[in-house]
RNA sequence: AGCAGCCUUUGGGGCAAGGUGAAAAAGAAGGAUUUCUUUUAAUUCCUGACCGGCGGUAUAACCCGCGAGCCGUUUGGCAGAUCCGGCGUGAUUCCGGAGUCGACAGUAAAGUCUGGAUGGAAAAAGGCACUU
Numbered sequence: 001a002g003c004a005g006c007c008u009u010u011g012g013g014g015c016a017a018g019g020u021g022a023a024a025a026a027g028a029a030g031g032a033u034u035u036c037u038u039u040u041a042a043u044u045c046c047u048g049a050c051c052g053g054c055g056g057u058a059u060a061a062c063c064c065g066c067g068a069g070c071c072g073u074u075u076g077g078c079a080g081a082u083c084c085g086g087c088g089u090g091a092u093u094c095c096g097g098a099g100u101c102g103a104c105a106g107u108a109a110a111g112u113c114u115g116g117a118u119g120g121a122a123a124a125a126g127g128c129a130c131u132u
Base pairs, nucleotide, nucleotide: 001131002130005128006127007126008125009124010123015048017047018046019045023040024039025038026037027036028035029034049112050111051102052101053066054065055064056063061100062099069078070077071076082098083097084096085095086094104115105114106113
């Protein structure tokens, strides 16, 4: 320096705040169907807020891929979102502006809560061995 092998470590973030009130419980009225009041009540609804794994590439959640998840006997398959302007050799990555997206199960409908998960993985770093 290379590298087919082995080992170790590392390896995901996020509801401040306001509104509504499904439902439940208690109480009251009435002959009854029922009606009314109070309390509790959504990080899921509405407003607003906040977050962004890994590799590549001019620095990327939304360009090309990988990963977690689901399906399949296996090779494998399914699954999200960006435009405009500026500088520049070069940027859907920077700067300015305006947008968009986010597995499964649970529960009042969830990117942010709880759970599978003290799990696993893409991958990164280091060491050993091997070859020159």

This is a predicted structure of a 132-nucleotide RNA (FMN riboswitch aptamer (RFN element)).
Its mean pLDDT, the model's own confidence on a scale to 100, is 80.
Of the family's consensus pairs, 100% are formed in the model.